Glycine riboswitch aptamer from Actinokineospora terrae, 103 nucleotides, folded computationally. It matches the Rfam family "Glycine riboswitch aptamer". Its family is annotated with glycine biosynthetic process in the Gene Ontology. About the family: This family represents the bacterial glycine riboswitch. Model confidence (mean pLDDT): 77 of 100.
This record gives sequence, C1' cells and structure tokens, in this order.
RNA sequence: UGAACCCGUGCGGGAGAGUCCGGCCGGUCCACCAGACCGGAACCGGCGCCGAAGGAGCAACUCCUCCCCGGAACCUCUCAGGCAAACGGACCGCGCGGGUGAG
Repeated sequence: UGAACCCGUGCGGGAGAGUCCGGCCGGUCCACCAGACCGGAACCGGCGCCGAAGGAGCAACUCCUCCCCGGAACCUCUCAGGCAAACGGACCGCGCGGGUGAG
C1' cells in the first nucleotide's frame, strides 16, 4: 500500500398469501320494534391461506487422523409473524466506519 472476508451503518431494490364472513362504528330510508342499503383503518370471533423478521427440526456439507462435540439452508414446521395501503422483510447492490489481512 492493499484483494478477499467479518461486524455495524446509510441509501436503493425486495416475494408470497382473503381488506372472505359476521360482530362492531358511522350514514341514509323507514320508524313502535325491526329491517334494508352504503362506507370503514383499527378492535373481537370464525374459517382459509403464505413464508424471506425471529424461533424450532432434519440435513448435504464443514471442523477433526477417526468418532463425538460444534457450525450449517431462501429445505421443512408454521410457535411467533404476515395475507388492501403503510410498517416489516431473508437476500442483493453501492457508500461509510471498524476488525482482519493474501499479495
């Protein structure tokens, strides 16, 4: 001086699956009750569904002479989370800071 790698951080991109039904709230008609229609984020219940926060499980592989232990997926499970928008979002790209450091 400095590739690759790791951590943090800023910006950008970032999928899937019902804004389904009812309750509830508001408005209109009517008005004794009730009923009908329209609108609605959130809240409650029901059923269905998704998988890329997190979590859990198995495991190719990895570590070691071998075994054990350990690490290990966007694979699986769906506890959590999610199924209009918003938020979130594994992962990817670029920048910045730090660690390490081949050459």